[in-house]
Molecule: Fluoride riboswitch aptamer (crcB RNA motif)
Organism: Chloroflexota bacterium
RNA sequence: CUUGGCUCUGGCGAUGGUGUCCGCCUAGACGUGGAGACGUCUGAACCGCCCGGUCGGGCUGAUGGCCCCUGGUGCACA
Numbered sequence: 001c002u003u004g005g006c007u008c009u010g011g012c013g014a015u016g017g018u019g020u021c022c023g024c025c026u027a028g029a030c031g032u033g034g035a036g037a038c039g040u041c042u043g044a045a046c047c048g049c050c051c052g053g054u055c056g057g058g059c060u061g062a063u064g065g066c067c068c069c070u071g072g073u074g075c076a077c078a
Stems, first nucleotide, its partner, number of pairs: 010025004016069002019066003027042006048059004
C1' cells in the first nucleotide's frame, strides 16, 4: 500500500407506524476548531413483476417475514 475477515455505529429492503426476526450496504473528500466535535458535498445497499428491440400493453402488494395499529377498497350482518 492492497485484499479479506471480525466487531461497533448508522443506513436500506416498490405506499404509513410499533415490536420482533432475517438479509444487504456501511466508503471518501473538503471546511472550521487547541481538542472534543460540527458543517458541506459525494458514494453504497434501495427505487415491483410479465410481454415487447423501443413506443406500448397486462398484473400483485400498506410486511423483506410474522403479530398488531392506522389509512383505503369489497362483501355480509346489526